[in-house]
RNA sequence: UGUGUUAAAGGCAAACCACCCGAAAGGGUGGGGCGCAAAGCCAUGGGUCUGCAGCCCUAAAGGGUAUGACUGCCAGGCUGCCGCGA
Repeated sequence: UGUGUUAAAGGCAAACCACCCGAAAGGGUGGGGCGCAAAGCCAUGGGUCUGCAGCCCUAAAGGGUAUGACUGCCAGGCUGCCGCGA
C1' cells in the first nucleotide's frame, strides 16, 4: 500500500423476550443470535420513520412541517485487529 478465499486471537449483535426511558419514531440494560471484515466512530449529503409541543394553513374537522429518531438503507469523512499479496 492493495485485498478479504481459509484459519487463529478475539470483537459486534437482527428478530424476539423482560424491565426501564420517551408523545411517538426510537433508545438503555439483561437474555438471545439473524447476520457483520469496519455491524468501530461522526446525522455531513441523500433516504426513511415520527409529529407531544412549537410554527404554518384551515371557520372547524383536519392537514403540513424537524429542530426529534435511524450509521444493521446508500454515499462521504476519521480510525483500526488479523490473514494474504506487493

Predicted 3D model of an 86-nucleotide RNA (c-di-GMP-I-GGC riboswitch aptamer) from Desulfofundulus thermosubterraneus DSM 16057. Its Rfam family is "c-di-GMP-I-GGC riboswitch aptamer". Rfam links the family to the GO term cyclic-di-GMP binding. Its Rfam clan is "c-di-GMP_I riboswitch clan". The sequence was found by an Rfam model in a public genome assembly.